[in-house]
């Protein structure tokens, strides 16, 4: 890169350093940013994998040591339904999916 599985519920800096203009995947909304964006560092979350303990043996609990992720808040993208309108448009509601991201496996 592709395929398969599982999750996308919460959590995590409100005075930590560097750094200096961008970010929120795309695309439109909408929003953050010089009262400092991207990144890197530290510092926290979580517990997907592996270690290590325990176990009543359930691939169970616990730990956070080691690989990884994460660390502002969103909404629409495709189709069935229904509401609302005089048919639509528009909005709304709700179901079920696209994209996309992680994590572990296989190619």
């Nucleotide at each position: 890169c592709u395929c398969u599985u599982a999750u996308c519920c919460c959590g995590a800096g409100u005075a930590g350093g560097c750094g200096g203009a961008g970010g929120g995947a795309c695309a439109g909304g909408c929003c953050c940013g010089a009262u400092g964006a991207a990144g890197c560092c530290c510092g926290g979350c979580a517990a997907c994998c592996g270690g290590c303990a325990u176990g009543a043996c359930a691939u169970g609990u616990g730990u956070a040591c080691g690989g990884u992720g994460c660390u502002a808040a969103c909404c629409u993208g495709a189709a069935a339904g229904g509401a609302u309108u005089g048919u639509a448009a528009u909005u709304c509601c709700c179901u079920u999916g696209a994209c996309g991201a992680u994590a572990a496996g296989a190619g």
The RNA shown here (SAM riboswitch aptamer (S box leader)) has 107 nucleotides and comes from Terrilactibacillus laevilacticus. It was read from a public genome assembly, where an Rfam model found it. The source organism's lineage runs through Bacteria, Bacillota, Bacilli, Caryophanales and Terrilactibacillus. The coordinates come from a structure-prediction model, not an experiment, and the mean pLDDT is 78.